Predicted 3D model of a 109-nucleotide RNA (TPP riboswitch aptamer (THI element)) from a bacterium.
It matches the Rfam family "TPP riboswitch aptamer (THI element)". About the family: Vitamin B(1) in its active form thiamin pyrophosphate (TPP) is an essential coenzyme that is synthesised by coupling of pyrimidine and thiazole moieties in bacteria. The previously detected thiamin-regulatory element, thi box was extended, resulting in a new, highly conserved RNA secondary structure, the THI element, which is widely distributed in eubacteria and also occurs in some archaea. Analysis of operon structures identified a large number of new candidate thiamin-regulated genes, mostly transporters, in various prokaryotic organisms. The THI element is a riboswitch that directly binds to TPP to regulate gene expression through a variety of mechanisms in archaea, bacteria and eukaryotes. through a variety of mechanisms in archaea, bacteria and eukaryotes.

RNA sequence: GCCAUCACCUGGGGGAGCCGCCUUGAGCGGCUGAGAGGUUCCAUCCCGGAACGACCCCUCGAACCUGAUCCGGCUAACACCGGCGUAGGGAUGCGUGAGGCCAUGCAGG
Numbered sequence: 001g002c003c004a005u006c007a008c009c010u011g012g013g014g015g016a017g018c019c020g021c022c023u024u025g026a027g028c029g030g031c032u033g034a035g036a037g038g039u040u041c042c043a044u045c046c047c048g049g050a051a052c053g054a055c056c057c058c059u060c061g062a063a064c065c066u067g068a069u070c071c072g073g074c075u076a077a078c079a080c081c082g083g084c085g086u087a088g089g090g091a092u093g094c095g096u097g098a099g100g101c102c103a104u105g106c107a108g109g
Stems, first nucleotide, its partner, number of pairs: 001101003005098004010093001011058004017031005022025001038052005064089003070083004
C1' cells in the first nucleotide's frame, strides 16, 4: 500500500407476502422467508401513519423500487424456478481491530 475475507462502531438505504378462522381486532392460527409489524404513540367509516427495535442491504450495489394486476413452469395460494435483465432506478460512507498478500527501508547473522 492492497484485499471477491471476518468482526465491530458510526452513518445511510429497504421490505413486511400467502392461506384459514372468528367475537372484524390493525385479532388468533398455519406457510415460505434473513426478515412477514416486536414496543410505544397517533388516526380511524374504510384504506393507515410516526418513532424506536429485529432483519437484510450500502456502488465489487437483484437489499429494494419501476416495468408489473407482466410471461412460462410449479403450487390450494404465496413462496420457489426460468424469462423480462450486458432494462431503468437504487444507499456514492467515516473509522477500529483481526487475518492475508505485495513492495520498500533499517538492524543483526